Predicted 3D model of a 251-nucleotide part of an RNA (large-subunit ribosomal RNA, domain VI) from uncultured Algibacter sp. Its Rfam family is "Bacterial large subunit ribosomal RNA". The coordinates come from a structure-prediction model, not an experiment, and the mean pLDDT is 88.
[in-house]
Context: one part of a larger RNA
RNA sequence: CGUUAGAAAUUUGAGUGGAUCUGACUCUAGUACGAGAGGACCGAGUUGGACUAACCUCUGGUGUAUCAGUUGUCACGCCAGUGGCAUUGCUGAGUAGCUACGUUGGGAAGGGAUAAGCGCUGAAAGCAUAUAAGCGCGAAACCCACCACAAGAUGAGAUUUCUUUAAAGGGUCGUGGGAGAUGACCACGUUGAUAGGCUAUAGGUGUAAAGGCAGUAAUGUCAUAGCCGAGUAGUACUAAUAACCCAUAGG
Numbered sequence: 001c002g003u004u005a006g007a008a009a010u011u012u013g014a015g016u017g018g019a020u021c022u023g024a025c026u027c028u029a030g031u032a033c034g035a036g037a038g039g040a041c042c043g044a045g046u047u048g049g050a051c052u053a054a055c056c057u058c059u060g061g062u063g064u065a066u067c068a069g070u071u072g073u074c075a076c077g078c079c080a081g082u083g084g085c086a087u088u089g090c091u092g093a094g095u096a097g098c099u100a101c102g103u104u105g106g107g108a109a110g111g112g113a114u115a116a117g118c119g120c121u122g123a124a125a126g127c128a129u130a131u132a133a134g135c136g137c138g139a140a141a142c143c144c145a146c147c148a149c150a151a152g153a154u155g156a157g158a159u160u161u162c163u164u165u166a167a168a169g170g171g172u173c174g175u176g177g178g179a180g181a182u183g184a185c186c187a188c189g190u191u192g193a194u195a196g197g198c199u200a201u202a203g204g205u206g207u208a209a210a211g212g213c214a215g216u217a218a219u220g221u222c223a224u225a226g227c228c229g230a231g232u233a234g235u236a237c238u239a240a241u242a243a244c245c246c247a248u249a250g251g
Base pairs, nucleotide, nucleotide: 001152005163006162007161008160009159010158011157015149016148017147018146021049022048023047024046025045026044027043033038051106052105053104054103055102059100060099061098062097066093067092068091069090070089071086072085073084074083075082076081110144111143112142117137118136119135120134169246170245171244172243173189174188175187176186177185194239195238196237197235198234199233200232201231203228204227205226211222212221213220214219
């Protein structure tokens, strides 16, 4: 821009893409078969491999948020207690998020029309013949079925609702995000929990400082402490104010 007024939702599916894998074992059954050795078809089930999708409950990784320990040095006048720098100084843990080595799921079943092949009926050709007319069975291939996209499918579809005018609706702007290079998408903008803050807490670290007590002291204890808390819940304290723009029909 189009879809012949403009919108907001919900859809149909022309069409497109994806997927389509496979082993071992058990039962049937040591059965059929076979002198024996050996050893099934068909059918039923269990459990794997590779591939693939989603997710983070578990197991791990990361985790320059966080907590603790510790070395050297500098500073806060000194002690104590802290802070800076040294690869995040080093080390031990680690929430959220992101992840695989983790978890869950998938390729199941069925239908249609067939290939090779196997048949029925059956003449030409009194027989025979699956074929000439006719009718069947039959494969991971084909068409459906499963998953995703899909009306620019210009053949531009359908349904419901809204607005007939400073309209409906959309955008700018702002607070943000499981969304993201930027656009876009999604949530929210006081009729408000969108982010921050605050409160509480799942959780992490591992028992802070000061003081009391015990000990000559190191240290222990009062103390499941203190600190943090990307998660969860609550709470308008702060910021989402105000305003502006687009849009409005046939000949």